Model confidence (mean pLDDT): 86 of 100. A computed fold for a 95-nucleotide RNA from a Thermoflexales bacterium, annotated as SAM riboswitch aptamer (S box leader). Taxonomically the source falls in Thermoflexales (Bacteria, Bacillati, Chloroflexota, Thermoflexia). Of the family's consensus pairs, 94% are formed in the model. It was read from a public genome assembly, where an Rfam model found it.
[in-house]
RNA sequence: CUCUUAUCCAGAGAGGCGGAGGGACCGGCCCAAUGAAGCCUCGGCAACCUGAUCUCAAGGUGCCAAUUCCGGCAGUGUAAACUGGAAGAUGAGAG
Numbered sequence: 001c002u003c004u005u006a007u008c009c010a011g012a013g014a015g016g017c018g019g020a021g022g023g024a025c026c027g028g029c030c031c032a033a034u035g036a037a038g039c040c041u042c043g044g045c046a047a048c049c050u051g052a053u054c055u056c057a058a059g060g061u062g063c064c065a066a067u068u069c070c071g072g073c074a075g076u077g078u079a080a081a082c083u084g085g086a087a088g089a090u091g092a093g094a095g
Base pairs, nucleotide, nucleotide: 001095002094003093004092005091006090007089008088013042014041015040016039017038021031022030023029025072026071027070028069043064044063045062048060049059050058051056068087073084074083075082076081
């Protein structure tokens, strides 16, 4: 990187360094000098895999603004909206 599969309306932030971006992409709408990204420390959530005293939380990931922030394609609908999909993210497995 590709494929298969499961999940994505719940949950969980402080400090230090840093110094202008960030929320995948596009549109919207937000977040940000009352400090963005990134890195570090500590803390937490969760329960996919491993483990186990078997429903616990020790280990491996992951995650800790907003439903994956909302929409993008299709169907139904006057509309609001609903349903499905695509894309993306994460885990596990395979190449």